[in-house]
Overview
This is a predicted structure of a 355-nucleotide RNA (Bacterial RNase P class A) from Sulfobacillus thermotolerans. The sequence was found by an Rfam model in a public genome assembly. NCBI's taxonomy places the organism under Bacteria, Bacillati, Bacillota, Clostridia, Sulfobacillus.
RNA sequence: CGAGCCGAUAUGAUGACCGCGGGUGCCAGGCCGAAAGGCGGCAUCUGAGGAAAGUCCGAGCUGCAUAGAGCAGGGUGCUGGAUAACGUCCAGUGGGGGCGACCCUAAGGAAAGUGCCACAGAAAACAAACCGCCUAAAGCGUCGCUUUAGGUAAGGAUGAAACGGUGCGGUAAGAGCGCACCAGAGGCCAGGUGACUGGUCUGCUUGGUAAACCCCACCCGCAGCAAGACCGAAUAGGGGCAGGAUGAAGUUGCUCGCUGAGCUGCCCGGGUAGGUCGCUUGAGGCGACAGGUAACUGUCGUCCCAGAUAAAUGGUCAUCCACGACAGAACUCGGCUUAUAAGUUGACUCGCAAA
Numbered sequence: 001c002g003a004g005c006c007g008a009u010a011u012g013a014u015g016a017c018c019g020c021g022g023g024u025g026c027c028a029g030g031c032c033g034a035a036a037g038g039c040g041g042c043a044u045c046u047g048a049g050g051a052a053a054g055u056c057c058g059a060g061c062u063g064c065a066u067a068g069a070g071c072a073g074g075g076u077g078c079u080g081g082a083u084a085a086c087g088u089c090c091a092g093u094g095g096g097g098g099c100g101a102c103c104c105u106a107a108g109g110a111a112a113g114u115g116c117c118a119c120a121g122a123a124a125a126c127a128a129a130c131c132g133c134c135u136a137a138a139g140c141g142u143c144g145c146u147u148u149a150g151g152u153a154a155g156g157a158u159g160a161a162a163c164g165g166u167g168c169g170g171u172a173a174g175a176g177c178g179c180a181c182c183a184g185a186g187g188c189c190a191g192g193u194g195a196c197u198g199g200u201c202u203g204c205u206u207g208g209u210a211a212a213c214c215c216c217a218c219c220c221g222c223a224g225c226a227a228g229a230c231c232g233a234a235u236a237g238g239g240g241c242a243g244g245a246u247g248a249a250g251u252u253g254c255u256c257g258c259u260g261a262g263c264u265g266c267c268c269g270g271g272u273a274g275g276u277c278g279c280u281u282g283a284g285g286c287g288a289c290a291g292g293u294a295a296c297u298g299u300c301g302u303c304c305c306a307g308a309u310a311a312a313u314g315g316u317c318a319u320c321c322a323c324g325a326c327a328g329a330a331c332u333c334g335g336c337u338u339a340u341a342a343g344u345u346g347a348c349u350c351g352c353a354a355a
Base pairs, nucleotide, nucleotide: 001351002350003349004348006346007345008344009343012320013319014318015317016316017315018314020047021046022045023044024043025042026041027040030039031038032037049326053337054336056335057334058333059332060331061224062223063222064221068256069255070254071253073220074219075218076217077216078092079091080090081089082088093107094105095104096103097102108215109214113213114212115209116208117207130156131155132152133151134150135149136148137147138146139145140144164182165181166180167179168178169177183205184204185202186201187200188199189198190197191196228277229276230275231274238268239267240266241265242264243263249259250258284303285302286301287300288299289298290297291296
């Protein structure tokens, strides 16, 4: 200098004027409304994101509610940690990719069972002999061929995959039949919390697929801020049918258990559809120190940083410049995924050149 790989940060800035929402303090006590309630002026502080998106996971919170067990159903799936929890994160192990930094992993069980593996091939799982090789007998015939019986899976063919692989010996011909090396499986020893790794011994050696059904281990109440609570107003707290202490109803379904009623379901008819809370101080942010490889945890200090409700942060002018992408909270938080212009910055790898 070029090419890569892994992170962090950031998301226009400054000033003036006018205009919006919220908090706090002071002032005003008027207006709107049937009521509950709502609205003002001044000063000051503050007011959209790294993803606010997706609604894919997990929780906080609210209600059922006094709330158990089983089946069904759903989720996760190597080990150890972190966390409120998770399908997330950190660190490792096995496997795969890359020269490398690094990246990916749907990674428990095929010896509990069932299913599938097209075509080709003799044969695709307790699966087999098409071509072939050897032996014996008989026949024909004389380089040998045919039939029958027995042995064989080393060679060839087919295929993604064919009863471990390569080589040597041995054999009638072969074969782990024996040996050497390798692979798998198992025993023993050592290391490690563990997944697993290393060494050694044993001829023990018949697939793949569970991102197929299934088995095993662990986990799981349901619904959701349009949850829920309160205030005000109005009406007919109306009528009919069915069920109901031999048990209404009880928030995924079924069964059992438990609690125990003026209730539940359907139909007809009438009234209301307003307002407030929930609503932002939180598993919070920032800084320092300590522990830990890290994720993260603890202690101390400091700060308050949106709460709209037909939906607030806009307009004008000037300057700078990156000439501006993806894009706007609606109960909150921890993640994951997706979109993204112009930047800033740290560590590492490979190549080239120079000293």